Source information:
This is a predicted structure of a 103-nucleotide RNA (TPP riboswitch aptamer (THI element)) from a Chromatiales bacterium. The source organism's lineage runs through Bacteria, Pseudomonadati, Pseudomonadota, Gammaproteobacteria and Chromatiales.
[in-house]
């Protein structure tokens, strides 16, 4: 540099967190909870958006778990060659048989 590591439909599963600041309601008062609105990570923090759909790490238990980090959190890694966890038809590409004709 180029290819391929895929894609559509329709159906279905799924997660929505922590921090700070306001007003107002809850309250005796501090709390808490509700609403807003900002910020931090993510693909997604209530959008018909996003992811994922058995080749399943999407997301659940384990877990009010363990090491790290950080203003704080599954924010990072571990657990994890654990255990659950939702499908059907198409089309692309490769590769394999198998039948036919040619030489």
């Nucleotide at each position: 540099u180029u290819a391929c590591g895929u894609u559509g439909c329709u159906g279905g599963g799924g997660g929505u967190g922590u921090u700070c600041c306001c007003u107002u309601g809850u309250u005796u008062u501090u709390u808490u909870c509700a609403g807003g609105g900002a910020a931090c990570u993510g693909a997604g923090a209530a959008a018909u958006a996003c992811c994922c759909u058995u080749u399943g790490a999407a997301c659940c238990u384990g877990a009010c778990c363990c090491g790290g980090u950080u203003a704080g959190c599954a924010c990072c890694g571990g657990c994890g060659u654990a255990g659950g966890g939702a499908a059907g038809c198409g089309a692309g590409c490769u590769u394999c048989u198998g039948c036919c004709u040619c030489u």
Rfam family: TPP riboswitch aptamer (THI element). Rfam describes the family as follows. Vitamin B(1) in its active form thiamin pyrophosphate (TPP) is an essential coenzyme that is synthesised by coupling of pyrimidine and thiazole moieties in bacteria. The sequence was found by an Rfam model in a public genome assembly.